[in-house]
RNA sequence: CCGUCCGGGAGAGACCGCGGGCACGUGCCCGGGGCGCCGAAGGGGCAACCUCCCCGGAACCUCUCAGGCAUCAGGGACCGGGCGGGA
Numbered sequence: 001c002c003g004u005c006c007g008g009g010a011g012a013g014a015c016c017g018c019g020g021g022c023a024c025g026u027g028c029c030c031g032g033g034g035c036g037c038c039g040a041a042g043g044g045g046c047a048a049c050c051u052c053c054c055c056g057g058a059a060c061c062u063c064u065c066a067g068g069c070a071u072c073a074g075g076g077a078c079c080g081g082g083c084g085g086g087a
Stems, first nucleotide, its partner, number of pairs: 001085008013035001015034002018031005036069003042065001043063003049057002
């Protein structure tokens, strides 16, 4: 440095209406639409920085294409630990 396993891991509408289903009841579930929002998978941009210069790399900054926005689940940059491999 890479891979893998375990643990921790944030933010943002319980918004509006449409269709369907279950109930027959005020409710629940699914789907996609509208507007509003989030940044910590990924992707793009600037360039703080690496580094005195060129080349090169490059953010937790920035954009929101993607992704995400009650709980649960999943994902999750990053951090800690174990194991394996490389330098």
Predicted 3D model of an 87-nucleotide RNA (Glycine riboswitch aptamer) from a soil metagenome.
It matches the Rfam family "Glycine riboswitch aptamer". Its family is annotated with glycine biosynthetic process in the Gene Ontology.